The RNA shown here (transfer RNA) has 75 nucleotides and comes from an Opitutaceae bacterium. Model confidence (mean pLDDT): 81 of 100. It matches the Rfam family "tRNA". The family's RNA type in Rfam is transfer RNA. NCBI's taxonomy places the organism under Bacteria, Pseudomonadati, Verrucomicrobiota, Opitutia, Opitutaceae.

């Protein structure tokens, strides 16, 4: 210095290829509340996410470009 892959809740993950439905789904764990004398375990509810920018479209988590950060290949 060129190419290629990635980056979603607190954490791990699906969804991206092929744009379009509901609060972005699910495990783990918090948070409340119920069973149980407690605990622990079960149940039932709730918080909480698309790494930043910009584009293109009637709409982007998806598609472009660009910047970080991580990883791999060549040199």
């Nucleotide at each position: 210095g060129u190419c290629c892959c990635g980056u979603u809740c607190g954490u791990c993950u699906a969804g991206u290829c092929a744009g379009g439905c509901u609060c972005a789904g699910g495990a783990c764990g918090c948070a409340u509340g119920g069973a149980u004398u407690u605990c622990a375990u079960c149940c039932a509810u709730g918080a909480a996410a698309c790494a930043g920018a910009g584009g293109u479209u009637c709409g982007a988590a998806u598609c472009c470009u660009u910047u970080a950060c991580g990883g791999g290949a060549c040199g």